Molecule: RNase P RNA; transfer RNA
Organism: Gammaproteobacteria bacterium
RNA sequence: GGAGUCGGCCAGGCAGUCGCUGCUACGGCAGAGGAAAGUCCGGGCUCCACAGGACAGGGUGCCAGGUAACGCCUGGAGGGCGUGAGCCCAUGGAAAGUGCCACAGAAAACAUACCGCCUGGGCGCGCAAGCGCUGGCAAGGGUGAAAAGGUGCGGUAAGAGCGCACCGCGCGACGGGUAACCGUUCGCGGCACGGAAAACCCCACCCGGAGCAAGGCCAAAUAGGGGAACGAUCGCGUGGUCCGCGCGGUUCCCGGGUAGGCUGCACCAGCGUCUCGGUGACGAGGCGCGCAGAUGAAUGGCUGCCCACGACAGAACCCGGCUUAUCGGCCGACUCCCCCU
RNA sequence: GCCGGAAUAGCUCAGUCGGUAGAGCAGCUCAUUCGUAAUGAGAAGGUCGUAGGUUCGAUUCCUAUUUCCGGCACCA
Numbered sequence: 001g002g003a004g005u006c007g008g009c010c011a012g013g014c015a016g017u018c019g020c021u022g023c024u025a026c027g028g029c030a031g032a033g034g035a036a037a038g039u040c041c042g043g044g045c046u047c048c049a050c051a052g053g054a055c056a057g058g059g060u061g062c063c064a065g066g067u068a069a070c071g072c073c074u075g076g077a078g079g080g081c082g083u084g085a086g087c088c089c090a091u092g093g094a095a096a097g098u099g100c101c102a103c104a105g106a107a108a109a110c111a112u113a114c115c116g117c118c119u120g121g122g123c124g125c126g127c128a129a130g131c132g133c134u135g136g137c138a139a140g141g142g143u144g145a146a147a148a149g150g151u152g153c154g155g156u157a158a159g160a161g162c163g164c165a166c167c168g169c170g171c172g173a174c175g176g177g178u179a180a181c182c183g184u185u186c187g188c189g190g191c192a193c194g195g196a197a198a199a200c201c202c203c204a205c206c207c208g209g210a211g212c213a214a215g216g217c218c219a220a221a222u223a224g225g226g227g228a229a230c231g232a233u234c235g236c237g238u239g240g241u242c243c244g245c246g247c248g249g250u251u252c253c254c255g256g257g258u259a260g261g262c263u264g265c266a267c268c269a270g271c272g273u274c275u276c277g278g279u280g281a282c283g284a285g286g287c288g289c290g291c292a293g294a295u296g297a298a299u300g301g302c303u304g305c306c307c308a309c310g311a312c313a314g315a316a317c318c319c320g321g322c323u324u325a326u327c328g329g330c331c332g333a334c335u336c337c338c339c340c341u
Numbered sequence: 342g343c344c345g346g347a348a349u350a351g352c353u354c355a356g357u358c359g360g361u362a363g364a365g366c367a368g369c370u371c372a373u374u375c376g377u378a379a380u381g382a383g384a385a386g387g388u389c390g391u392a393g394g395u396u397c398g399a400u401u402c403c404u405a406u407u408u409c410c411g412g413c414a415c416c417a
Base pairs, nucleotide, nucleotide: 001337002336003335004334005333006332007331008330009329010328012306013305014304015303016302017301018300020031021030022029023028033312037323038322040321041320042319043318044317045211046210047209048208052243053242054241055240057207058206059205060204061203062076063075064074065073066072077091078089079088080087081086092202093201097200098199100195101194114141115140116137117136118135121134122133123132124131125130149167150166151165152164153163154162168191169189170188171187172186173185174183175182176181215263216262217261218260225254226253227252228251229250230249234248235247236246237245256416257415258414270289271288272287273286274285275284276283277282307310342413343412344411345410346409347408348407351366352365353364354363360397369383370382371381372380390406391405392404393403394402
């Protein structure tokens, strides 16, 4: 100098002026985001038994830890990619069972034989070479996404884990590790285990349902009308079934009325900083701070200056995550290549 | 704001345990008719909303995303 990897941060700034929302000690003060988004997970909160039992159903899936909890995060293991820094992985079980593997191919899973190989055996033709049938074989060819361990030597009629060596695989022991798992340690087994569980399923763990239009209080208004079900062996109580529990004239439909206010609702798993523990996620403690709360729904318009010329996008009960969208720029750590000293 | 559902031919819809997607109507060509309709015969028409993953293989299974549709107030 070039190429790249990982982590973190900012999200135009300043001044003037005119507005909007909330609070107010009436002077003022505060006023969108890193994703406020998708609503994909988890939790708080509220109501229904402060949610109980069984089945069904759903979710998660290497190990350990963190957390209020999680499908999130951290650290580790195994596999894959990259020269490397690093990145990616729904990664339990296919020797519990059932089913699937189209076409092609001999055969797609209790293996099998189209071409092929066979100086050995049997039968027929034949003097013989050879051919046909039977028999032996699975090395080679061919098919396929995938073909029943691989390479080499021996062996044989031809062959074959048939035998041996090395590699791979499985099981057991030993050693290390909390564990997943690892080992150029030892022994056994010629090999018996194809793929797929984002097919059903099995195993382990987790999950009751609904959602702030939840729920509570006040006010206003009217036809307390009509119909249906069941009537306690019943009905309803949040959407699957049964039990249990609670309540009882209850539920549903048509029709009617009001579409007003308060609350829930802004102080919490809160933010900043320092110290300590931990590899880390995170935890403990000290100090400081108060940080949107609308309900036709506020956070904006204009002017001036500066620059890097401004992307995606707008809170609606609240948090922790994930995912998706995003102009431009800054900082730190690290890797590879080239050049110079 | 919250909760559900759908996307397949021009239109309306089928397609379930994964193996190159069908029907009806419309449109096109031919026949029939003097001509049209009806009728008969035939052919064509699809990246299964988009992107990624699992698998040998995806309309189908999983994830993300886009568009569209429906429901949810209180009182008596």